[in-house]
RNA sequence: CCCUUAUCAAGAGUGGCGGAGGGAACGGCCCGAUGAUGCCCGGCAACCGGCGCGAAAGCGUGCGGUGCUAAAUCCGACGGUGCAUGACACCGACAGAUAAGGC
Repeated sequence: CCCUUAUCAAGAGUGGCGGAGGGAACGGCCCGAUGAUGCCCGGCAACCGGCGCGAAAGCGUGCGGUGCUAAAUCCGACGGUGCAUGACACCGACAGAUAAGGC
């Protein structure tokens, strides 16, 4: 790099540094000198390990490994269903992210 499985509508700062773009990609629509993105600290969560409880399923804890901390994965893009035919609603696929395995 690739493959498999699971999850993706909840949650998370009125802090410090820093100083220009950022939200994966395309189209939108947004965020950003009233300081974004990023880094640190703080926080959230509970995927894996640890520990405790339990016959098991599982529950708890938050010690270790990750992760996350604007907007539903920000929305759409491809296919389908519905009828109220729309700047509509819903379902699915693709793509992506994260975790745990595999090659």
Predicted 3D model of a 103-nucleotide RNA (SAM riboswitch aptamer (S box leader)). Model confidence (mean pLDDT): 86 of 100.